[in-house]
Model confidence (mean pLDDT): 83 of 100. A computed fold for a 523-nucleotide part of an RNA from a metagenome, annotated as small-subunit ribosomal RNA, 5' domain. Its Rfam family is "Bacterial small subunit ribosomal RNA".

Context: one part of a larger RNA
RNA sequence: GAUUGAACGCUGGCGGCAUGCCUUACACAUGCAAGUCGAACGGCAGCGCGGGGGUAACCCUGGCGGCGAGUGGCGAACGGGUGAGUAAUACAUCGGAACGUACCCAGUAGCGGGGGAUAACUACUCGAAAGAGUAGCUAAUACCGCAUACGCCCUAAGGGGGAAAGGGGGGGAUCGCAAGACCUCUCACUAUUGGAGCGGCGAUGGCAGAUUAGCUUGUUGGUGAGGUAAAAGCUCACCAAGGCGACGAUCUGUAGCUGGUCUGAGAGGACGACCAGCCACACUGGGACUGAGACACGGCCCAGACUCCUACGGGAGGCAGCAGUGGGGAAUUUUGGACAAUGGGGGAAACCCUGAUCCAGCAAUGCCGCGUGUGUGAAGAAGGCCUUCGGGUUGUAAAGCACUUUUGUCCGGGAAGAAAGCGUCUGUGCUAAUAACACGGGCGGAUGACGGUACCGGAAGAAUAAGGACCGGCUAACUACGUGCCAGCAGCCGCGGUAAUACGUAGGGUCCAAGCGUUAAUC
Numbered sequence: 001g002a003u004u005g006a007a008c009g010c011u012g013g014c015g016g017c018a019u020g021c022c023u024u025a026c027a028c029a030u031g032c033a034a035g036u037c038g039a040a041c042g043g044c045a046g047c048g049c050g051g052g053g054g055u056a057a058c059c060c061u062g063g064c065g066g067c068g069a070g071u072g073g074c075g076a077a078c079g080g081g082u083g084a085g086u087a088a089u090a091c092a093u094c095g096g097a098a099c100g101u102a103c104c105c106a107g108u109a110g111c112g113g114g115g116g117a118u119a120a121c122u123a124c125u126c127g128a129a130a131g132a133g134u135a136g137c138u139a140a141u142a143c144c145g146c147a148u149a150c151g152c153c154c155u156a157a158g159g160g161g162g163a164a165a166g167g168g169g170g171g172g173a174u175c176g177c178a179a180g181a182c183c184u185c186u187c188a189c190u191a192u193u194g195g196a197g198c199g200g201c202g203a204u205g206g207c208a209g210a211u212u213a214g215c216u217u218g219u220u221g222g223u224g225a226g227g228u229a230a231a232a233g234c235u236c237a238c239c240a241a242g243g244c245g246a247c248g249a250u251c252u253g254u255a256g257c258u259g260g261u262c263u264g265a266g267a268g269g270a271c272g273a274c275c276a277g278c279c280a281c282a283c284u285g286g287g288a289c290u291g292a293g294a295c296a297c298g299g300c301c302c303a304g305a306c307u308c309c310u311a312c313g314g315g316a317g318g319c320a321g322c323a324g325u326g327g328g329g330a331a332u333u334u335u336g337g338a339c340a341a342u343g344g345g346g347g348a349a350a351c352c353c354u355g356a357u358c359c360a361g362c363a364a365u366g367c368c369g370c371g372u373g374u375g376u377g378a379a380g381a382a383g384g385c386c387u388u389c390g391g392g393u394u395g396u397a398a399a400g401c402a403c404u405u406u407u408g409u410c411c412g413g414g415a416a417g418a419a420a421g422c423g424u425c426u427g428u429g430c431u432a433a434u435a436a437c438a439c440g441g442g443c444g445g446a447u448g449a450c451g452g453u454a455c456c457g458g459a460a461g462a463a464u465a466a467g468g469a470c471c472g473g474c475u476a477a478c479u480a481c482g483u484g485c486c487a488g489c490a491g492c493c494g495c496g497g498u499a500a501u502a503c504g505u506a507g508g509g510u511c512c513a514a515g516c517g518u519u520a521a522u523c
Base pairs, nucleotide, nucleotide: 001523002522003521004520006519007518008517009516010515013370014369015368016367017366018365019363020362021328026326027325028324030323031322032321035074036073037072040071041070043067044066047065048064049063050061051060052059053058081281082280083279091205092204093203094202095201099199100198101197104195105194106193107192108191109190110189112146114144115143121136122135123134124133125132126131152161153160154159166187167186168185169184170183171182174181175180207253208252209251214244215243216242219241220240221239222238223237224236225235226234256278257277258276259275260271261270262269263268283304284303285302286301287300306317307316308315309314334360336359337358338357342356343354344353345352346351373403374402375401376400383394384393385392386391409459410458411457412456413455417450422444423443424442425441426440427439428438429437467512468511469510470509471508472493473492474491478507479506480505481504482503488495489494
C1' cells in the first nucleotide's frame, strides 16, 4: 500500500447492488417448512343445494356440489441446513468394464378369464393418556392363482419358467327394457429393446511431525462356496506365507475437497464467507424395513444422555429447515408478505402445497453513485487568535445582492416484470364421425406479493443534511497559554525535571470524507 463475513470509539443526509453466529455440531418455548389425487376405491364425519316429512323447532335422504377420516397411487431419497467427522471408502483430473435404474423420450408386442380377503363402518371391551383388542359387514388401479408369450430368463440345448388394471370422454349403424355390449380417443397398466442422468473400479495430484521406524493375521495371494444389481477377502472353509515401508509405511497432530478468493510485476504466499460442483452429517451410538433409489434431517426399532406429561401402571420429543428464545461471545437481522414470476411435488385439468424462490424489514457491514448549494460580494465589518502594538490572520469566509431546486416535504399521474394456462376461430392427425382428444397457428379476455413502488409532471423554499483523525522525524500540516520527569503521550526513535511545534486546551493548518480513526488478520 492492498484486502476483510470484521469488531470497537466518535459521527451520520439519501439511493442502488451485495452481505450478515467466523464463538457452544450448546439447549430449545411457539408458529410454519411435504403434500396431492374423488378421472383408482368403499363410503358420507362436517358444509352447501335438491327432494320428502313436520304448525314449528327440527328430522330423514350420497340424489348433486363436494369431502374429514380410511384403503390405494405417486411424492416424501428432491429442494433447504451445517462442516462435527474424514489425510482417504472423500475431492480434482484422466482412464476402463462386470452391472442396476421409478418418472421422461423413441421402438416392438400385449392388456383374456377368475378367486379369497381387509381397513373404513357397526357392536362390545381395556387404558388417565398415548393407544390397543375381539366379533361381524364391504370395495378397488390393494392381494393371489389360471390362460396366453413377438421379444425376455434358465438350460445338461431335449426342454422348462414367467405378465397385466382399469379409469375418463365421445358416438352413427346393430343388439339390449335399462345399465350397457360394440366402435373410437385419451390417461393409466404388462413384457422387452435403446437413450438420458446416477451409483460401483483403477492411476496420478494436493498438510505438518522421525523428539513416531518398523507395521499387518482376513493380513497378501490361490481354490471352492456364499453373497450382491454387479467386480472384489465383500464373507466363510481349506491351502500357501505373503503384503507395505527412509521415494517415509505405521502412529500423532491439524483439516471437509474443488472451481476459486485476497495479495503480488510475476514466481509465489495465505485463505476456501457469499455463488457453483462433489462429499459427509442430522440429539449420541448401532441396526435394518419400505422402496427404482435411503441404511432415510421434519420415517421405524434398540441402547444412552437430556427435556416434558402422568391417575405412577405408562407415554411423548429432537430447529446443523425459516423466523424466534436462552446461553456463549468483541460480534452477526423480522416469531414479516406472496405463490405474481422462476422452479419443484401431486393431478386429465381446474387447482392445491411449496420459510425453495421472489420480495419487503433491520444493520454505514462492504462497494458504487448523489447531496449538504451556485455566482457576486473589501468597509478586507464584528468577534476570536497572535502581535515587534505598526499590524497580521481567520477571510470572499460571513453579512448583503442575484440565482438554482438535485435530495427532502406536499399535490397529481403512474409502469415493465404477464403470457402461457383459459375462451373462440382455424389447419393437420386419429376416427365411421363435421363428436371427443392431441399437435400447430390467428384473435380475445383474466391473473402483480413487491406497490400506488420505480419513473414522470407540478408547488413553495437555501430551505432538510459534516464529521473524524492528525500537525517532533519517518509523514502533508505551527503558534499561544496551562502543566513542570507531575499529569500524561507513544507504531519506532523517543517527548515531559519552568519559555514543551511531542502532554492538556485554544486559534490556525493538513489529510480523508458520510465517514474517519483504532484493534485484529493476510499478502